[in-house]
A computed fold for a 71-nucleotide RNA from a Nanobdellota archaeon, annotated as transfer RNA. Its Rfam family is "tRNA". By type it is a transfer RNA.
This record gives sequence, C1' cells and structure tokens, in this order.
RNA sequence: GCGCCUUUAGUUGAAUGGAACAAUAUGGCCUUCCCAAGGCUAAGAUGCGGGUUCGAUUCCCGCAAGGCGCA
Repeated sequence: GCGCCUUUAGUUGAAUGGAACAAUAUGGCCUUCCCAAGGCUAAGAUGCGGGUUCGAUUCCCGCAAGGCGCA
C1' cells in the first nucleotide's frame, strides 16, 4: 500500500427494515443479628458523518479504532 472481518448499556452477548432483548455489574427496597445468597424495582447502549427509505442496529458510501491475510 491492497483486500477481508468486527464496532450495540460499565462488561459479555441477542435483534436482517416497523425503532433494541437479556445476563452480569451498579443504585434503592424486602428478607437476615450481620454478611453472602435470594426476591422486587430503577437507571443505563446501536463508533462518527452522510445517503436510500414513510421508517435504518439492519441496506449503501466515507472516516475512525481494533483484528486477520497478501505485498
């Protein structure tokens, strides 16, 4: 330099066009003499910028970061 893959909550994963679901972690409450465990509950995310579409996590383009391969 060229090609390919990946990017979603603090973390790990779902969701292939109708607007994001869980686990774990965190806060609150209940339970307990206390802790742990357990139950209920709350907040929390689509890497960035454009395009297509009535509608984009999803399709297209560019950029960024990471990884793999070739030279």
The prediction has a mean pLDDT of 82. The organism belongs to Nanobdellota, within Archaea.